[in-house]
RNA sequence: UGCUCAUCCAGAGAAGCUGAGGGACCGACCCGUUGACGCUUCGGCAACCAGGCAGUGAUUAGUGAUCAGUUAUCAGUAAUCAGUGAAGAAGGUGCCAACUUCGGCGCAUGAUUAAUCAUGCGGGAGAUGAGAG
Numbered sequence: 001u002g003c004u005c006a007u008c009c010a011g012a013g014a015a016g017c018u019g020a021g022g023g024a025c026c027g028a029c030c031c032g033u034u035g036a037c038g039c040u041u042c043g044g045c046a047a048c049c050a051g052g053c054a055g056u057g058a059u060u061a062g063u064g065a066u067c068a069g070u071u072a073u074c075a076g077u078a079a080u081c082a083g084u085g086a087a088g089a090a091g092g093u094g095c096c097a098a099c100u101u102c103g104g105c106g107c108a109u110g111a112u113u114a115a116u117c118a119u120g121c122g123g124g125a126g127a128u129g130a131g132a133g
Stems, first nucleotide, its partner, number of pairs: 003131006013042005021031003025104004043096003048092002053085002056082006063075004100125001105122007
């Protein structure tokens, strides 16, 4: 730098430094000298990957019981796998204005004479994580 997969209407800010733009792009609309954005420190949120716990299901193994008997039935045990739940945060990341701030492209429906607007679905772009290059 591109590729694949998952998620994106929830949640969570103070202090110090700096000083003019910032919210990816374009349009709109916002934030910002009552100091935004950014950086540092501390704090917080979440649970993507890794790890631990609980219970569920499947498979396998072996144990006990039932049965006249069986490759049958039942009970509990261990291992592996799958998905679930509740925690956790000095394991690796991420995040802490506004739904990814809203729209941008296509389709459907409705309103309008129409331009257009609204709603829904899908797509595109972007962000974050995981993976393989």
The RNA shown here (SAM riboswitch aptamer (S box leader)) has 133 nucleotides and comes from an Anaerolineales bacterium. Its Rfam family is "SAM riboswitch aptamer (S box leader)". Gene Ontology term of the family: regulation of gene expression. Rfam describes the family as follows. The SAM riboswitch is found upstream of a number of genes which code for proteins involved in methionine or cysteine biosynthesis in Gram-positive bacteria. The source organism's lineage runs through Bacteria, Bacillati, Chloroflexota, Anaerolineae and Anaerolineales. The coordinates come from a structure-prediction model, not an experiment, and the mean pLDDT is 77.